Context: one part of a larger RNA
RNA sequence: GGCGCACGGGGGAUGUCUUGGCGCCAGAAGGCGAAGAAGGGCGUGGAAGGCUGCGAAAAGCCUGGGGGAGCCGUCAAACAGGCAUUGAUCCCGGGAUUCCCGAAUUAGUAUGUCGUAAAUCCAUAGCGGCAUACGGCGAACGUGGAGAACUGAAACAUCUAAGUAUCCACAGGAAGAGAAAGAAAACUCGAUUCCCUAAGUAGUGGCGAGCGAAAGGGGAACAGCCUAAACCGUGUUCUACGGAAUGCGGGGUCGUGGGGCCGAACACAGUGAAGUCAAAAAUCUAGAACCUAGAGGAACCGGUUGGAACGCCGGACCAGAGUGGGUGAGAGUCCCGUACUCGAAAGGUUGUAGACUUCCGUUCGGUACCCGAGUAAGUCCGGGCACGUGAAACCUGGACCGAAUCUGGGAGGACCAUCUCCCAAGGCUAAACACUCACUGGCGACCGAUAGUGAACAAGUAGCGCGAGCGAAAGAUGAAAAGAACCCCGCAAGGGGAGGGAAAGACCCUGAAACCGUGUGCCUACAAGCAGUCGGAGCUCCGCAAGGAGUGACGGCGUGCCUAUUGAAUAAUGAUCCGGCGAGUUAUCGUCGUUGGCCGGCUAAGACCUUCCGGGUCGGAGCCAUAGGGAAACCGAGUCUGAAUAGGGCGACUAAUGGUCAGCGGGGAUAGACGCGAAACCUGGUGAACUACCCAUGGGCAGGUUGAAGCGCGGGUAAAACUGCGUGGAGGACCGAACUCACUAAUGUUGAAAAAUUAGGGGAUGACCUGUGGGGAGGAGUCAAAGUCUGAUCAAACCAGGAGAUAGCUCGUUCUCUCCGAAAUAACUUUAGGGUUAGCCUCAGGCCACUAUGCGAUGGGGGUAGAGAGACUGAAUUGGAUUGGGGGACUACCCGUCUACCCGUCCUAACCAAACUCCGAAUACCAUCGUAUGUAUCCUGGGAGAUAGUCUCUGAGGGAGAAGCUUCAGAGUCGAGAGGGAAACAACCCAGAUCGUCUGCUAAGGUCCCAGAAUUCUGCUCAGUCACUAAGGAUGUUCGAUUGCGAUGACAGCCGGGAUGUUGGCUUAGAAGCAGCCAUCAUUUAAAAAGUGCGUAAUAGCUUACCGGUCGAGCAGUCGUGCACCGACAAUGAACGGGAGUAAGCAGAAUACCGAAGCAGCGGGAUGCGUAAGCAUCGGUAGGAGAGCGUUCUACACCAGCAAGUCAAACCGUAAGGGAUGAUAUCGGGGUGUAGAAGUGAUUAUGCCGGAAUGAGUAACGAUUAUGCAGGUGAGAAACCUGCACGCCGCAAGCCUAAGGUUUCCUGGGGAAGGUCAAUCCGCCCAGGGUUAGCCGGUCCCUUAGUCAAGGCCGAAAGGCGUAGACGAUGGACAGCAGGUUAAUAUUCCUGCGCUGCGUACGGAGGACGUUGUGUGGAUGGGGAGCAGACUGCUAGACAUGUCUGUACCGCAAGGUCGAGUCCCUGGUUGAUGAAGUUUCUUGAAGCACAACCAAGAAAAGCCCGUACAACAAUGCAACCGUACUAAAACCAACACAGGUAGGCGAGUCGAGUAGACUAAGGCGCUC
Repeated sequence: GGCGCACGGGGGAUGUCUUGGCGCCAGAAGGCGAAGAAGGGCGUGGAAGGCUGCGAAAAGCCUGGGGGAGCCGUCAAACAGGCAUUGAUCCCGGGAUUCCCGAAUUAGUAUGUCGUAAAUCCAUAGCGGCAUACGGCGAACGUGGAGAACUGAAACAUCUAAGUAUCCACAGGAAGAGAAAGAAAACUCGAUUCCCUAAGUAGUGGCGAGCGAAAGGGGAACAGCCUAAACCGUGUUCUACGGAAUGCGGGGUCGUGGGGCCGAACACAGUGAAGUCAAAAAUCUAGAACCUAGAGGAACCGGUUGGAACGCCGGACCAGAGUGGGUGAGAGUCCCGUACUCGAAAGGUUGUAGACUUCCGUUCGGUACCCGAGUAAGUCCGGGCACGUGAAACCUGGACCGAAUCUGGGAGGACCAUCUCCCAAGGCUAAACACUCACUGGCGACCGAUAGUGAACAAGUAGCGCGAGCGAAAGAUGAAAAGAACCCCGCAAGGGGAGGGAAAGACCCUGAAACCGUGUGCCUACAAGCAGUCGGAGCUCCGCAAGGAGUGACGGCGUGCCUAUUGAAUAAUGAUCCGGCGAGUUAUCGUCGUUGGCCGGCUAAGACCUUCCGGGUCGGAGCCAUAGGGAAACCGAGUCUGAAUAGGGCGACUAAUGGUCAGCGGGGAUAGACGCGAAACCUGGUGAACUACCCAUGGGCAGGUUGAAGCGCGGGUAAAACUGCGUGGAGGACCGAACUCACUAAUGUUGAAAAAUUAGGGGAUGACCUGUGGGGAGGAGUCAAAGUCUGAUCAAACCAGGAGAUAGCUCGUUCUCUCCGAAAUAACUUUAGGGUUAGCCUCAGGCCACUAUGCGAUGGGGGUAGAGAGACUGAAUUGGAUUGGGGGACUACCCGUCUACCCGUCCUAACCAAACUCCGAAUACCAUCGUAUGUAUCCUGGGAGAUAGUCUCUGAGGGAGAAGCUUCAGAGUCGAGAGGGAAACAACCCAGAUCGUCUGCUAAGGUCCCAGAAUUCUGCUCAGUCACUAAGGAUGUUCGAUUGCGAUGACAGCCGGGAUGUUGGCUUAGAAGCAGCCAUCAUUUAAAAAGUGCGUAAUAGCUUACCGGUCGAGCAGUCGUGCACCGACAAUGAACGGGAGUAAGCAGAAUACCGAAGCAGCGGGAUGCGUAAGCAUCGGUAGGAGAGCGUUCUACACCAGCAAGUCAAACCGUAAGGGAUGAUAUCGGGGUGUAGAAGUGAUUAUGCCGGAAUGAGUAACGAUUAUGCAGGUGAGAAACCUGCACGCCGCAAGCCUAAGGUUUCCUGGGGAAGGUCAAUCCGCCCAGGGUUAGCCGGUCCCUUAGUCAAGGCCGAAAGGCGUAGACGAUGGACAGCAGGUUAAUAUUCCUGCGCUGCGUACGGAGGACGUUGUGUGGAUGGGGAGCAGACUGCUAGACAUGUCUGUACCGCAAGGUCGAGUCCCUGGUUGAUGAAGUUUCUUGAAGCACAACCAAGAAAAGCCCGUACAACAAUGCAACCGUACUAAAACCAACACAGGUAGGCGAGUCGAGUAGACUAAGGCGCUC
């Protein structure tokens, strides 16, 4: 170190629980608010905080009821102090009080009324008073105004989404609609609304996607009215007197038209009708019911286990009460309750009755007065109607035009006629219908702390963001705190005892896993490893034994899981581990199957009955079926077509194997539709605190340099020009700090920092930088322009919503077993990684025919392989013929001639073809017959998946007769297939795994060892070939064929010869066999070239051919073949699997053997068939079908040894799983069976939440300005305090102050957490304390940019603009200085000495302004000298020298204060005392003045003058807010962060300087 076991830690799963949620039903309510709401702020208690209550009358006051003993709410106990039978606390009704903000209101608007009152006489506008109303908030529902987009249409524009989301206005408890200018078409109906149906019908529709009525029928609920006008009466106002306008009362309200008016006739009141929430309106009485507090309310004991009885056992009782909850465990009889009964002074609600109130003519005839006008209709352009312009009626908006009055008008889906219905242009109207913020009661096959609301708890909290907005985590001691007295260790925290308790110790029920330990059994230091599995010795343990448990030396085999793929160990995806959560659901409508009811089936809405929840009965409106055919009329067991009686199509000829309804299951459609995931689009808001630009008002820029214009003087000119010197001080001038920018490099890159540091760099009087206040914004702003910036976000910000957008894409998708089992093809496709249909799979049903399949026989057609060329079409080569044509040459008068040119023809020889065929197979295919198999075929219906394929062989195309290439065809394997072989190796060879077996036989392939099985035979190979390869090369070698030579002597070697004409001729300087050309004869010979090579200047010389001799048997070649050789060169060492091998290589042969999950034997299981015996089958991805296990809940029955959970060792089952056994847990509710319902099963989604590892005791501990020592304190000191040294800053790292923060300030105490370590310390925690103003800043003063804005103007609404007016500093105006004092404040307190204001209105002047430069001015700061004091001490001792400190202030003055230091004592509330207090140099601020220049440089008030009016004024008054601390450890940056942050002062030496260096005062040493 590994495995196991035991015991722990850690963590918070699981189980159990529920205070909290979720959903539904019923009732009641449906608003609150100027009488100040909703919502907040701040207060309020004896005592700090949160919640609750309340409001300065403040956890409450008064009063009327209820109630009856304790109480002063809760977290949250105790204490202090109180109240209460003279009735408290508490509950209910009524009343009082009710701070501040908020509609927020001292205003505004509207209406009414009164007063007053301009131009302008009256009047009006205007102004003012009074009264009333409105305003704002609130969950959904409602009506109206405005109105998207994503999306769908597989693109998109009409269309859809959708009049949805959203914004706005307004209302009510409901709203809206509503009493026909309606619907319809029959024997018509009779306001509106809602439900069921009609019906997914009629229609509409790029006739696409989709959208989609109405009448009628059945129900719920029911309710009708009032005006305008005619006519009559009576007012007011105006009047051109003609009339006009406007009121009031009566009358009147309809469509078989009505009313008015005139005439006539009839009728009569009460015993009628109605009513306060419609149509008119006020009130009272009586009684009832209910709501807002309540009251009564039956019945049990004993034993036993136990900590406790409510359990168990035994014996009783009550019940109009056995719903429920509590009590130390399951309680009818213990408690609260429950059934039932009773109850209200006060307030409220609803009925009833009675008072009371209101109302009540009809008909006939005549007349022709009235019956809703910029209206109806029309035209154009829109919108709504289911209806998209269509034939488009109807309703409605805008514009234009424009009627009629009952002999009239509208409608019936263009329009016309006939007929029918109705009466517009005025209004009101309950119920039935929608919703639920809040209240009361009840219920749940709803959740149970990762669930259920975001929220069971201090939750819209903590926290994040400028803001709109976003938004958590977090429950459980115990019956009772009995919450651990006391002792020990320790500074504490904590621990150990003791005690209490059944246990549990506050991080508290149970207490899983990851992870971290301790102990122990076995194993482990020559060993190569997806870590297991199979075999297995040894050791240890349990057991009486049988047997079992743990470990595992050694051996065999063995490349994780998921996904995606032709194919993954892949070096392709995903996962650190563990635990919990996490994905095909629900509704409606079709379809198929199954089960059940009925035979025609079924009800819908609704109604009634009943109930704890359930349910039951009506209801036939309607739907489906009962008949089809046809485009339809129509006909009908037929019909259509057709001339047809024909033919044909579709039907009938029956069907329970049907019809219909319901439950369940499969699949579909519409809905988010299996889950997670965009980039985007649109709507409404929030942002310019960052940044870009603009506006207003302020501020800043050390120092040095250069020297423009102008001017002065001189020269010069007629005068100018020009020129020298000086003066002058210009400049998007120069150098260079502050300031600003960001060019380079390094560092940094889990930083010090989400952009910096260091060292350099650019600009630095300008188009400069900067503070404060303000403006404009999302298709918009802003932009010296980079698509830059608009809050760490920009080619369209952020937030919320439409919204679960869409995603032909990727990923993920959870228990088991059984049976079958694909595809990667065709056609079409804006289609190619997606689909639809067909093919292929599965399940169910049907059919029964030699249907299908195999084999055999017989009979067929074909035009492929092959073959062919005298059979075509073409291609193509040789030879020849000559004929034909053309070209060229010659000739040319004609005839002609030649041609190694072109084309064609013929002959001959050899040859080629996918788009040639005179021919022509094998296979395949078709048919028939026979045979085998036996339903396999076929048909219908439900459900799929698949339409990315891969390699090998064969036949082809493309390519290069390349590809692990590509495209087809025919097979096979893989895919989806394990096993054996090929070392390893999807696709190759063998072979198809139901399970077991320490049985046998084989296949491919093997048999020397690794490593199972042969050390057989005959040849070949010598290369380690075997054990990578070619062209090409080669006296390697085997075998064969063949040619030539050879005992008349071959081949090779050796010996000898190899001659003559002749130096052949030519050429040449030469050429003699041998530069070259021509010729290549002849002779002697055994043989010898007018010469094979070497050689020479040329000769010469050597040599060969050839011949002889010697030797003595084969020699030389060609072709074929087997095996070897060379060719053979790459990067870590790699070409038998290794060892090794001369066979153990190669070829052939024979016989054995090994060898698989094949076959067989034995045993078991499942499925199918079968009466049985038995037979057959059982690899499997996508996928289909079937059967089960488990989880939560419900109903019923039953059971228990406590049960659940958790842990575990041996048990059971074919699997998912089960278990009554042991331990823990310790009183919470479980289990089994049968049914039922689902939030029902996880290892993976870069999943979500929590916990824990690894990296790792590693990096780091935040400027390299720096510490050291001593003493002190303390339990403890590197860091705290004190002291002494040392170091750092010193235009800062010092001092003051704006913004911002908000107590960080001071003192005392503390040490858990914070502090990058420790800490006695702190900007930390606790407690107490601290901020003092007429004159410092702000307000009671002013105005800038800008903001708001009465009236006003504009706009669908919301709202926008803007006048008067108000607000608004960064500016204007404005009165205090010195000293002292506190732990902490001071221009504020104290001392001293000063100063300012204390009326309004109007007018005028003024206030009142740039930049740069120069001058003046002299504040202030600093240096020196002198003076005084202290110290030091060259020295015997002193002086000197040196160092340090002071040398100041007020007052006209007198004088006073201060003052280095000294003295005293216990450090001291101002203790006492106290010297000098001169001078010089330098610096140069404010202010003032002047000059130059162009960019031409706020407003208003105070103030001054004048006028008018009012009031008196002094020993008086002077309000409110800020004031602590902090400029970086307190602000902005997530931090005690190397960053950022406006302004003022800012010393000395050197120096031009605020540079730089070193120092002063002062501050620090940067928290390991």
Source information
A computed fold for a 1568-nucleotide part of an RNA from a Planctomycetota bacterium, annotated as large-subunit ribosomal RNA, half A. The sequence was found in a public genome assembly.